RNAcentral holds the sequence, with entries from SILVA. The RNA shown here (small-subunit ribosomal RNA) has 1504 nucleotides and comes from a metagenome. Rfam family: Bacterial small subunit ribosomal RNA.
[in-house]
RNA sequence: AGAGUUUGGUCCUGGCUCAGGACGAACGCUGGCGGCGUGCUUAAUACAUGCAAGUCGAACGAGAAAGGUUCUUUCGGGGACUGAGUAGAGUGGCGAACGGGUGAGUAACGCGUAGAUUAUCUACCUUUGGGUUUGAGAUAACUUCUGGAAACGGGAGCUAAUACCGGAUAAAGCUGUAGUUUUGGCGACUAUGGUUAAAGGGGGGCAACUUCCGCCUGGAGAUGAGUCUGCGUUCUAUCAGCUAGUUGGUGGUGUAAUGGACUACCAAGGCUAAGACGGAUAGCUGGUCUGAGAGGAUGAUCAGCCACACUGGCACUGAGACACGGGCCAGACUCCUACGGGAGGCAGCAGUAGGGAAUAUUGCGCAAUGGGCGAAAGCCUGACGCAGCGACGCCGCGUGAGUGAAGAAGGUUCUCUGGAUUGUAAAGCUCUGUAAGGAGGGAAGAACCAUUUGGUGUAACGGCCAAAUCUGACGGUACCUCCAAAGUAAGCACCGGCUAAAUAUGUGCCAGCAGCCGCGGUAAUACAUAUGGUGCGAGCGUUGUCCGGAAUAACUGGGCGUAAAGGGUGCGUAGGUUGACAGACAAGUCAGGUGUGAAAUCCCCGAGCUUAACUUGGGAACUGCGCUUGAAACUGUUUGUCUAGAGUAUGUGAGGGGUAAGCGGAAUUCCCGGAGUAGCGGUGAAAUGCGUAGAGAUCGGGAAGAACACCGGUGGCGAAGGCGGCUUACUGGCACAUUACUGACACUGAGGCACGAAAGCGUGGGGAGCGAACGGGAUUAGAUACCCCGGUAGUCCACGCCGUAAACGAUGUAUACUAGAUGUUGGAUUCAUUAAAGAAUUCGGUGUCGCAGCAAACGCAUUAAGUAUACCGCCUGGGGAGUACGGUCGCAAGAUUAAAACUCAAAGGAAUUGACGGGGGCCCGCACAAGCGGUGGAGCAUGUGGUUUAAUUCGAUGCAACGCGCAGAACCUUACCCGGUCUUGACAUCCUUCGGACGGAUUUUAGAGAUAAGAUUCUUUUCUUCGGAAACUGAAGUGACAGGUGCUGCAUGGCUGUCGUCAGCUCGUGUUGUGAGAUGUUGGGUUAAGUCCCGCAACGAGCGCAACCCUUGUCGUUAGUUGCCAUCAUUAAGUUGGGCACUCUAGCGAGACUGCCGAGGUUAACUCGGAGGAAGGCGGGGAUGACGUCAAGUCCUCAUGGCCCUUAUGACCGGGGCUACACACGUGCUACAAUGGUAGGGACAGAGUGAAGCUAAUCAGUGAUGACAAGCAAAUCACAAAAACCCUAUCCUAGUUCGGAUUGGAGUCUGCAACUCGACUCCAUGAAGCUGGAAUCGCUAGUAAUCGCAGAUCAGCAUGCUGCGGUGAAUACGUUCCCGGGCCUUGUACUCACCGCCCGUCACACCAUGGGAGUCGUUCUCACUGGACAACGUUGGGCUAGCCCGCAAGGGAGGCAGGCGUUAAUGGUGAGGAUAAUGACUGGGGUGAAGUCGUAACAAGGUA
Repeated sequence: AGAGUUUGGUCCUGGCUCAGGACGAACGCUGGCGGCGUGCUUAAUACAUGCAAGUCGAACGAGAAAGGUUCUUUCGGGGACUGAGUAGAGUGGCGAACGGGUGAGUAACGCGUAGAUUAUCUACCUUUGGGUUUGAGAUAACUUCUGGAAACGGGAGCUAAUACCGGAUAAAGCUGUAGUUUUGGCGACUAUGGUUAAAGGGGGGCAACUUCCGCCUGGAGAUGAGUCUGCGUUCUAUCAGCUAGUUGGUGGUGUAAUGGACUACCAAGGCUAAGACGGAUAGCUGGUCUGAGAGGAUGAUCAGCCACACUGGCACUGAGACACGGGCCAGACUCCUACGGGAGGCAGCAGUAGGGAAUAUUGCGCAAUGGGCGAAAGCCUGACGCAGCGACGCCGCGUGAGUGAAGAAGGUUCUCUGGAUUGUAAAGCUCUGUAAGGAGGGAAGAACCAUUUGGUGUAACGGCCAAAUCUGACGGUACCUCCAAAGUAAGCACCGGCUAAAUAUGUGCCAGCAGCCGCGGUAAUACAUAUGGUGCGAGCGUUGUCCGGAAUAACUGGGCGUAAAGGGUGCGUAGGUUGACAGACAAGUCAGGUGUGAAAUCCCCGAGCUUAACUUGGGAACUGCGCUUGAAACUGUUUGUCUAGAGUAUGUGAGGGGUAAGCGGAAUUCCCGGAGUAGCGGUGAAAUGCGUAGAGAUCGGGAAGAACACCGGUGGCGAAGGCGGCUUACUGGCACAUUACUGACACUGAGGCACGAAAGCGUGGGGAGCGAACGGGAUUAGAUACCCCGGUAGUCCACGCCGUAAACGAUGUAUACUAGAUGUUGGAUUCAUUAAAGAAUUCGGUGUCGCAGCAAACGCAUUAAGUAUACCGCCUGGGGAGUACGGUCGCAAGAUUAAAACUCAAAGGAAUUGACGGGGGCCCGCACAAGCGGUGGAGCAUGUGGUUUAAUUCGAUGCAACGCGCAGAACCUUACCCGGUCUUGACAUCCUUCGGACGGAUUUUAGAGAUAAGAUUCUUUUCUUCGGAAACUGAAGUGACAGGUGCUGCAUGGCUGUCGUCAGCUCGUGUUGUGAGAUGUUGGGUUAAGUCCCGCAACGAGCGCAACCCUUGUCGUUAGUUGCCAUCAUUAAGUUGGGCACUCUAGCGAGACUGCCGAGGUUAACUCGGAGGAAGGCGGGGAUGACGUCAAGUCCUCAUGGCCCUUAUGACCGGGGCUACACACGUGCUACAAUGGUAGGGACAGAGUGAAGCUAAUCAGUGAUGACAAGCAAAUCACAAAAACCCUAUCCUAGUUCGGAUUGGAGUCUGCAACUCGACUCCAUGAAGCUGGAAUCGCUAGUAAUCGCAGAUCAGCAUGCUGCGGUGAAUACGUUCCCGGGCCUUGUACUCACCGCCCGUCACACCAUGGGAGUCGUUCUCACUGGACAACGUUGGGCUAGCCCGCAAGGGAGGCAGGCGUUAAUGGUGAGGAUAAUGACUGGGGUGAAGUCGUAACAAGGUA
């Protein structure tokens, strides 16, 4: 520091996800040791048991018992001493308000920070002054009586104090008055009046007295606390108004103290958009985690503050509490009870139950530190110090080290069988000894106190100093030494990318994985396992949470034309911002000083534990706030001035700016009249409709309403919406020009106010045309639409609402600056001009192009989307949703404000390559058109589908399968079926044993045959040391293996089809673009052609095109046999002689190149015409098939990975099947006839083939064919007859003398064999069919059509296929349309690419959510009621020791109980608000496998 993920690919926007760090964690697997930390985050739920706050006898009175010793005794006991002034209890003092826990409440002066207190208190402590006098009466304990179950009391009697009370004295305290001082003051001082105290105890001493600790009263300090103030402190406006003690005053009350804190009266204030009031959530901070920082999140442990102590309320005591282990009352809960009544509060430490994913021991000790009491010893202390449990965290250590290649065995994998890897790893050898284990030794934490001794000091005691002794929970401690032994100690996750690390097997969209993208449908580096590897390591992963990455809330540091985002427009309030110059001030700002910013933490430098974690010393820092001194540039405030912003006056001008009234003509419709007759109207075509009751067309007259042609224009005006005939009235704004004036008066603008198209609403008018709804007619599968005929609201006017639009420049307003060019509009000036027009300059408006710059790109570009400033509005992934609920507005419709649950990993912008379009342009093709002939109808042949079957083997399936693989299934072929057989095999290689040449021919038996068992015969390899060896071969055996037309053409090679013989497909360099890409290859011409020319940021090149190749067409030349024959001779015949001129054959050449001429064209390419030529613009035909597409076809030609079978899915044999047959389709043949059939006669090819062959001639047969037999391995012989054609005759339009299917009979040939199942012949039979519906195919010249011939395959079998020649046409205007293709361009939401994408209802399942008659909780407010304890007020006839009066009785003062009142908690009743849960039914939403119906959108998406 980034990465993955939207796309076919690119750039951008934008979300989601990951890598890092952290944790009081939890879970899974695993687990050796130690140190230091840390441990109920949930139920502030309920708690058994124990402990957590006591202490003081030197404040006080009283005072045991057991036990022991001893005396006595009636032997039951009793006494004394000791225990002991002890225990326990009580009065009294101090403490219990600290320490410890928790975070419920609290959004607050609660906390933090800085201040104030002239508005205050402070026990114990320190310091300082003074004092400590004199009396009185009670009371608990105790004794006794008594109530009660208990808790707990009641009566009577006795007694003490540092308990309580009276008096005296006292001023520096408090207070009144007067005065002085002071700017003033409640300050200070002086005088005077009033008023307030006390307690004793210990030691020493004979005593006087002294000492110590107390007590009282002042001053000061310290510490702690109270109160007040400035600033800071979460979310919510779907909480906008709140408030009667409320805000203030006066007099009181109350407090330590200010104050509506409380009370009476008076006034009517106070708070709030800088967020009052309400709601939700939350203890706050130092800090902690993260981050570069700014920030964000958090508030465990430690520390500061606050709040709370079962829930609510209340006070008492006290220096301090409204009190965790105190009290009273009420409530809930638990416990005891004799039912009358009582007791309790772990959010102290342990512990229990419960809750929960989850959090420890009912431990030891006061040895240390600290606290309470005490003069002290000491006692108490679950504070604390330690130990225990938990890998919960951090840190450290170990599980060994060195050497060791036979690269061991084993494992895994590949298999080329050779190896690779695990792997120096192990074993082996040599060492070491941390930790754990055993044994021994052994600190520091300890200082006090006390005792003893010594010293010092005092009159003496107390006091002080020194030494010795004594005090350790932890602790069997840390640490050290020795012993033994490599011995006791490694796991977890991951290995597709992100992200370090891969292979095999299994599985087969199953099981499963997954943080995101995504893996898995038979070759899974993604599942599971194994091996190997990577990472970390006593841990490793997972889950959760926080920060980071995220510049993804943007202060640092984002945006708003099209991605989310500019308010519809203006006016204007608050607010924010604000021109120039000068002076002053010093609030902001800056600088210095100073106080504070607790400690701890973080950081730096050190120190201590062996190191580290940890602990600790010092420093720095704490970015803050206060005070103070200064500076004066900027902001601010203020004073004075200015004119450049803004405004006013004057003059001129343009304009559909607005409002109101009036007027006008054209057109439409309607009404009346004339004239007139059968249609009109409407559409793609029609129909509905109108019309013989007279329409439409036409003429005249009239009525009504609405809108204003031409001008008219990216022209004008207006803030926007918007504004268009003419005239008048009223009225707003703007521009220009000239001077003059005011003197910053300005900009923006949250709320607010006003305006605001269309539609819609209300009331009343109006209503010609148009026209939602509605009716009808069409269209259609349907057509609630598009089209047509009608037609109501509405459209119009007046008044009032509504307040929204793609209200758009999808671009807020204002100001300034930043190249230009060119239109247009309004003004002004100058020049020029007869005028109109014109030129130049300038100001205002409105357009187009364009530089810099900006931008993701598109684009914007002085009218900015550039550069800046000011202010406002708005955005933060898609969907849910601009929806629900709530509020506001509205008559309603609805508008505005505006969520969440849930769901997805995208949604989106711009541009790119393609593809596509019922987009456009150009061009081509038998593509259409023009023609000719077919197919589709019939019969048959053949292939396919289907069906059938034991099997009908398999493959090919739109074009591009279907007379295809098959150039030929009776057996064989053959792969299929049935049956019979074989198992190292029918075929290949190797090994062992035995034998033999191998081999050929003939033959027997069984059998369907394979096969099995034989027989006869011919022949007998090479070398040799004659033993044998080699080669070959048979049998038997063994296993490696053979074999497979078994599967996968979607694992493949090769081959092939197709687009398409279409003209295309690319590359290098350069240029261009952020990039994908583009350019080149586009453009203008031209061509069959990306063929060529010209132009051009391109220049070149490659594969294709063309050419080179074959064939054909002309000529020449060479050569003449088997070919040919002009001349000569000859024959039946080129038969022969002869000849090679010709034909022909087959070698070599020539020829054609737009070369020549003319015209057009850009002086081009090229095109058109012409000449010559056998041939002319590629002469005809063939071979030749670019990059690629279709997961096209083929595993059954062949090859091949993987899988499968192995006495069978291999091999052999016989028979059957591939030939089946209600049917459907393709391709063909033959026909339907007279351009014909039949009969007879006659003529002319080319190219082939032939030895297991072609077969002449002759003979036989009606014929297929047979017999005999010449020639020919072929320019020689044969197949071989060519047929259509020509001539003659006949048939006469008929199911025929057409047509030949079908069937019967008889034969021929091939072949082991024609039954299933061959071809051919003859005789007989003589079906359908009379030119073929919708539809559809081929062909542009030697072509179509028609006619025959040959060949391959082949024993035989051809209507098929491949070739060959004969005869030989018609038509093409042309490119609108159909199909296919090429190029350019355009749109796109497609890219699996239109056979694409995609929308909504309905049906089903699931999920969350709104409404809902209601139901049931929680909480708050108000009103009334009620009123415990307590405090206060008042009363107090009952009761009453102290003080006063009194001799006494008694009285008084004061007090108490009790009564009444005020305040007042829990409660009760009623009303209302908020909120949670739930609810029959219901609304929409989301998600789901290939459901239903249509086809709304994307192309002109077929109605933009």